[in-house]
RNA sequence: CAGCGUGGGAGAGACCACCUGGCUCGACGACGUGCGGUGGCGCCGAAGGGGCAACCUCCCCGGAACCUCUCAGGCACCCGGACCGCGCUG
Numbered sequence: 001c002a003g004c005g006u007g008g009g010a011g012a013g014a015c016c017a018c019c020u021g022g023c024u025c026g027a028c029g030a031c032g033u034g035c036g037g038u039g040g041c042g043c044c045g046a047a048g049g050g051g052c053a054a055c056c057u058c059c060c061c062g063g064a065a066c067c068u069c070u071c072a073g074g075c076a077c078c079c080g081g082a083c084c085g086c087g088c089u090g
Stems, first nucleotide, its partner, number of pairs: 001090008013041001015040005021035001022033002024030002042075003048071001049069003055063002
């Protein structure tokens, strides 16, 4: 340094509308539903990606932030998660 295992690990609407779906229900339609899908508005930055460049003694090359953008991703829990600790392997 890389892989695997393990402990920790932030931010931001459990928002609105719709639906031949799911579930529930004295039941063929509901004026039910922390499920799913589509759309809308608002928001977040710590997968990935883009940008600026302090810095790596100076130049080229190359690298480069927790800054910045928000394409992607995300906005209860779970999951995920940059990064940090420990263990094993190479």
The RNA shown here (Glycine riboswitch aptamer) has 90 nucleotides and comes from uncultured Microlunatus sp. The model forms 91% of the base pairs in the Rfam consensus. Rfam family: Glycine riboswitch aptamer. Rfam's curators write: This family represents the bacterial glycine riboswitch. Glycine riboswitches usually consist of two metabolite-binding aptamers domains with similar structures in tandem. The aptamers cooperatively bind glycine to regulate the expression of downstream genes. In Bacillus subtilis, this riboswitch is found upstream of the gcvT operon which controls glycine degradation. The prediction has a mean pLDDT of 75.